[in-house]
C1' cells in the first nucleotide's frame, strides 16, 4: 500500500406508510418512522441500465384518447466512477 469485511469499537445514512409542499409525470424537500445499509458520502451534458412524457411527432379520430418514437425531467438504495473512518480473521 492493495485487497478483504466481526455478533469488534467510534460515527453515521434511512426504505416502506401517512402528513405538509414543489413537480405534467417520474421524482423530489421537510417531518413521522426504521426496511435495510462497510460508503445507502459525492458525481446524473461524454460509461451501461432503469422510469417518466406536461410539450413535440405519429396515430385513431375529433378537441378527446394512446399501441409507437423523441425532446424533456429523474433516479447514486441498479451497476458504474471517485473520495474517506475502524481494523479481528
Nucleotide at each position: 500500500a492493495a485487497a478483504c469485511g466481526a455478533u469488534a469499537a467510534u460515527a453515521g445514512c434511512a426504505a416502506a406508510c401517512c402528513c405538509a409542499c414543489c413537480g405534467a409525470a417520474a421524482g423530489g424537500u421537510g417531518g413521522c418512522g426504521a426496511c435495510g445499509c462497510a460508503a445507502a458520502g459525492c458525481u446524473a451534458u461524454a460509461g451501461g441500465g432503469c422510469c417518466u412524457u406536461a410539450c413535440c411527432c405519429c396515430u385513431c379520430a375529433u378537441c378527446g384518447a394512446g399501441a409507437g418514437g423523441g425532446c424533456u425531467g429523474g433516479c447514486a438504495g441498479c451497476c458504474a466512477g471517485u473520495u474517506a473512518c475502524c481494523g479481528a480473521a
Source information: c-di-GMP-I riboswitch aptamer from Butyricicoccus sp. TM10-16AC, 89 nucleotides, folded computationally. The RNAcentral record of the sequence draws on Rfam. The organism belongs to Butyricicoccus, within Bacteria. Of the family's consensus pairs, 89% are formed in the model.